RNA sequence: CACCGAGCACCACAGCGGACAGGGGCGGGGGAACCAAGGUCGGCGCCCGGCCCCGUGCGCUCGCGCGUACGGGUCGAGGCUAGGGGUGAAGCCGCUCCACAGGCGGCCGGGCAACUGCAGCCCGAACCCGACAGCUAACCUCGCAGGCGUCGCAGAG
Numbered sequence: 001c002a003c004c005g006a007g008c009a010c011c012a013c014a015g016c017g018g019a020c021a022g023g024g025g026c027g028g029g030g031g032a033a034c035c036a037a038g039g040u041c042g043g044c045g046c047c048c049g050g051c052c053c054c055g056u057g058c059g060c061u062c063g064c065g066c067g068u069a070c071g072g073g074u075c076g077a078g079g080c081u082a083g084g085g086g087u088g089a090a091g092c093c094g095c096u097c098c099a100c101a102g103g104c105g106g107c108c109g110g111g112c113a114a115c116u117g118c119a120g121c122c123c124g125a126a127c128c129c130g131a132c133a134g135c136u137a138a139c140c141u142c143g144c145a146g147g148c149g150u151c152g153c154a155g156a157g
Base pairs, nucleotide, nucleotide: 001149003147004146008024010022025144026143027142028141029140030139035134045080046079047078048076049075050074052073053072054071055070056069057068058067059066060065083132084129085128086127087126091107092106093105094104095103096102108124109123110122111121112120115155116154117153118152
């Protein structure tokens, strides 16, 4: 001086540096009506916990009942991630494979010095929510990181 990305500029304090707050700017999530969705019926994950409810078995009691195990129900600002959802370009299909991963092929998506085309070269990750969310005015709420070194041709301006 640039690149990817929302991830910036300013003010104030201060000897220097930093943080917080402030207004401005950029980005994300939740959240009405309308719209969308919605054939019918049934259901709507797993684990843990409970002086809770019901059933069954066993043991105990003269009896009322008590204890225990299993199953079902219910409750929980308890835990988990296969379902589902979110940020992001980071997806879809087929073959191979027991399957996953990986590999191969096709389609598609993103980037490379302001705009467009061509050529060439790269990327298609990662993380989060926690059984749950369509869109969505008001309203509520979160982020402003991190990583890096490009400049071939033509046109427009």